[in-house]
This is a predicted structure of a 116-nucleotide RNA (SAM riboswitch aptamer (S box leader)) from a soil metagenome. Model confidence (mean pLDDT): 84 of 100. The model forms 94% of the base pairs in the Rfam consensus.

RNA sequence: CAUCGAGAGGGGUGGAGGGAAAUGGCCCUGUGAAGCCCCGGCAACCGCCCAGCGGUGACCUUCCGGUCGCUGAGGGAAAGGUGCCAAGUCCAUCGGACGACCGUGUCCGAAAGAUG
Repeated sequence: CAUCGAGAGGGGUGGAGGGAAAUGGCCCUGUGAAGCCCCGGCAACCGCCCAGCGGUGACCUUCCGGUCGCUGAGGGAAAGGUGCCAAGUCCAUCGGACGACCGUGUCCGAAAGAUG
């Protein structure tokens, strides 16, 4: 700096936790949590391929125009480097707007976090 309401799980091992941290919720979990291993899958950030369209440069040409290069919108594949495979980043927390008698909400932003 970009993205984060999409998508994608089985087996083995393990043996009680897990959902980042704190608080509060709400969930998952002995019909087996985390961790580790194997296999499979998702996605398309990096990388890769195309780029007839845009930008730009060089060269050729009397003109019309042409050739080549760089780069990008866009498109593609999924062998490589990462990542990911319950629930919106599970939800709230801070600020603003709206709504409401109350309880409780809706939207936007921030913060924090995750991945690249």